[in-house]
RNA sequence: GAUAGAGGUUGCAUAUUUAAUAAGUAGCUUUGUGGAUGCACAGCAGCAGAAGAAGCAUUGCAAAAGGUAAAUAUGCCGAAAGGCCUAGCCUGGCUGAAGGCAGGUGCUUGGGCAUGCAGCGAACAGCUGUAUGACUGUCAUCGCAAGAUGGGGAGCUAUC
Numbered sequence: 001g002a003u004a005g006a007g008g009u010u011g012c013a014u015a016u017u018u019a020a021u022a023a024g025u026a027g028c029u030u031u032g033u034g035g036a037u038g039c040a041c042a043g044c045a046g047c048a049g050a051a052g053a054a055g056c057a058u059u060g061c062a063a064a065a066g067g068u069a070a071a072u073a074u075g076c077c078g079a080a081a082g083g084c085c086u087a088g089c090c091u092g093g094c095u096g097a098a099g100g101c102a103g104g105u106g107c108u109u110g111g112g113c114a115u116g117c118a119g120c121g122a123a124c125a126g127c128u129g130u131a132u133g134a135c136u137g138u139c140a141u142c143g144c145a146a147g148a149u150g151g152g153g154a155g156c157u158a159u160c
Base pairs, nucleotide, nucleotide: 001160002159003158004157005156008077011076012075013074014073015072016071017070018069019068027061028060031057032056033055037048038047039046041096042095043094044093080109081108082107083105084104085103088101089100090099091098110136111135113133114132115131116130117129118128119127120126138151139150140149141148142147
């Protein structure tokens, strides 16, 4: 260097389907109130509006996305996740901002779990980061052994 392989309280990711949540919410609509704004943010352009805007209450109809779980399939074991950068793509007419996607990047993380804190989130869900703890896998050192200590995936095992 090449090929194959291992880790597991749900190994990892993606897609599809289903379910709950989101939510009797947004939106549309009825009636009343209200009395000049509204179209998420900034600018431009435009549109709606005293034949009554927003807001509030109320009548009826009534979602979706993101996030979650399960099943199935596929690809896999730096699987992947996060951070950072970005000239590409998407988001109401345009330009920004903001967000999302894609790409780049050995910058960080072996793995899941529990707890604390922070962030995201509608959320007492869940996710992400981080600290601590034990566990687990692997290697190194010590040891007759049991085991102890330490390391980090740029790793470990097998074959060539």

Annotation:
The RNA shown here (Lysine riboswitch aptamer) has 160 nucleotides and comes from uncultured Butyrivibrio sp. The organism belongs to Butyrivibrio, within Bacteria. Its Rfam family is "Lysine riboswitch aptamer". Rfam links the family to the GO term lysine biosynthetic process. The coordinates come from a structure-prediction model, not an experiment, and the mean pLDDT is 79.